Transfer RNA from an Oscillospiraceae bacterium, 84 nucleotides, folded computationally.
RNA sequence: GCGGAUAUGGCGGAAUAGGCAGACGCGCUGGCUUCAGGUGCCAGUCCUCGCAAGGGGGUGCAGGUUCAACUCCUGUUAUCCGCA
Numbered sequence: 001g002c003g004g005a006u007a008u009g010g011c012g013g014a015a016u017a018g019g020c021a022g023a024c025g026c027g028c029u030g031g032c033u034u035c036a037g038g039u040g041c042c043a044g045u046c047c048u049c050g051c052a053a054g055g056g057g058g059u060g061c062a063g064g065u066u067c068a069a070c071u072c073c074u075g076u077u078a079u080c081c082g083c084a
Stems, first nucleotide, its partner, number of pairs: 001083007010026003019067001027045006046057004060076005
C1' cells in the first nucleotide's frame, strides 16, 4: 500500500433481503423475606424535557439515499486478520 472482519447502555451481548434500538444475562439501586448476611422474589436501571400522559436525542465519527437507516452508499478513526 491492497483486501476482509469488528465498533450498540457500567460489562457481556441481541436485533441486518430497511419498519418499536438496547431483547436476554451480569452488575447496580430500592423494596419484601432474615436476628444479620447469602439465596429467592418484586420493581427500576442510555440521556434529556414533562406533575403525568407523552415528546426529543442516541448504534465509533462525518455526510448521503429514503416516508423510514444499527442495517444501504461515500469518506474517515480505532482494533484484529490476511496479502504484497
Rfam family: tRNA. Rfam's curators write: Transfer RNA (tRNA) molecules are approximately 80 nucleotides in length. It is annotated as a transfer RNA. The prediction has a mean pLDDT of 81. The source organism's lineage runs through Bacteria, Bacillati, Clostridia, Eubacteriales and Oscillospiraceae.